[in-house]
Molecule: transfer RNA
Organism: Candidatus Anderseniibacteriota bacterium
RNA sequence: GGCCACGUGGCGAAGUAGUUAACGCGGCGGUCUGCAAAACCGCUAUUCGCCGGUGCGAUUCCGGCCGUGGCCU
Numbered sequence: 001g002g003c004c005a006c007g008u009g010g011c012g013a014a015g016u017a018g019u020u021a022a023c024g025c026g027g028c029g030g031u032c033u034g035c036a037a038a039a040c041c042g043c044u045a046u047u048c049g050c051c052g053g054u055g056c057g058a059u060u061c062c063g064g065c066c067g068u069g070g071c072c073u
Base pairs, nucleotide, nucleotide: 001072002071003070004069005068006067007066010025011024012023018056026044027043028042029041030040031039049065050064051063052062053061
């Protein structure tokens, strides 16, 4: 330098065109307890890397850029 894949909450990760973004871990609050642990309940993404495009509507499709990983030279 060329090609491919990926980029979603504090972390891992699903969703991949149709209002409202699962789940697990962690964190915070509560119930319980003599106090804790465990268990249970609630909260924790209003800009899904950034900028444009298509469209009634985009996390989802397309283009560019940035980043990460891989392959080739």